Description: This is a predicted structure of a 348-nucleotide part of an RNA (small-subunit ribosomal RNA, central domain) from an uncultured prokaryote. The coordinates come from a structure-prediction model, not an experiment, and the mean pLDDT is 88. It matches the Rfam family "Bacterial small subunit ribosomal RNA". Its family is annotated with ribosome and structural constituent of ribosome in the Gene Ontology.

Context: one part of a larger RNA
RNA sequence: CUGGGCGUAAAGAGCAUGUAGGCGGCGUCGUAAGUUAGAGGUGAAAGGCCUGGGCUCAACCCAGGAACUGCCUUUAAUACUGCGAUGCUUGAGACCGGAAGAGGUAAGCGGAAUUCCCAGUGUAGAGGUGAAAUUCGUAGAUAUUGGGAAGAACACCAGUUGCGAAGGCGGCUUACUGGUCCGGAUCUGACGCUGAGAUGCGAAAGCGUGGGGAGCGAACAGGAUUAGAUACCCUGGUAGUCCACGCCGUAAACGAUGAGUGCUAGUUGUUGGGGUGUUUACACUUCAGUGACGCAGCUAACGCGUUAAGCACUCCGCCUGGGGAGUACGGCCGCAAGGUUAAAACUC
Repeated sequence: CUGGGCGUAAAGAGCAUGUAGGCGGCGUCGUAAGUUAGAGGUGAAAGGCCUGGGCUCAACCCAGGAACUGCCUUUAAUACUGCGAUGCUUGAGACCGGAAGAGGUAAGCGGAAUUCCCAGUGUAGAGGUGAAAUUCGUAGAUAUUGGGAAGAACACCAGUUGCGAAGGCGGCUUACUGGUCCGGAUCUGACGCUGAGAUGCGAAAGCGUGGGGAGCGAACAGGAUUAGAUACCCUGGUAGUCCACGCCGUAAACGAUGAGUGCUAGUUGUUGGGGUGUUUACACUUCAGUGACGCAGCUAACGCGUUAAGCACUCCGCCUGGGGAGUACGGCCGCAAGGUUAAAACUC
């Protein structure tokens, strides 16, 4: 190289946009580059193969043949691919009319709870646990009533619900704004798919500067438990959690399942639209999503099964025994933490 694979055995990049490249709908005409057929030239000799022959055989040697799967020239063919021209509408996009939504950003507002502060009532306990203690409290706690302050999160609604490319998104209002779906069939006329590099986004933790700090709470301190207890339980509690700006770029970033297109039984629930019929809340039907089951088929099995892991095609990524190791070295990136790319010796 060929070949085999990637849900769970090794293997789908966290996700998207998109450059090069690869691949690409339905016709007509032309061309003849790829492709196919014929002819010619060339493809040295030796070697190898086949058939004969010569040394007593063989090795060795000699002769002839085929082959040299290639290249060049030329004559034709035109199905497919390419190229050029021209057309089409089903792919794609635009337009018009509707629809749903925790999609995003910013500002403002709200109530419950918690903690703290002030004041009233009130008195000896309160907390906490398996049981306790540390802790708080006669300098008046806990409880309760009134007032005030602060920060964070938004009960019920809430749902295999919805939206988003993924990460993710949940009180209410307003402003700005992205995408999607359905219907119409008015327009463009293949404008498409994928995507090496590249670029952007990317939970939590962490980092830098400045704020903020109620609750929670790594570290830390104390009390318990225990043989010990650097834990589990309890009382405290700093970073952090929150905001702004800038970094980091990783996760069981999971559906452990790349993206796109077409095809291949059904049944049942649910979300958003449309159509038809009617008894007006039902029936039938059609798109788009989201679940459960299940035929064929697939699978090592588990299971998957029109949301495929079925049947095919296109493009990308990735795998090749375990350990060493996602490590060392080097490069690139980062303030750092570290990330990314990524071996070998040795060993079983």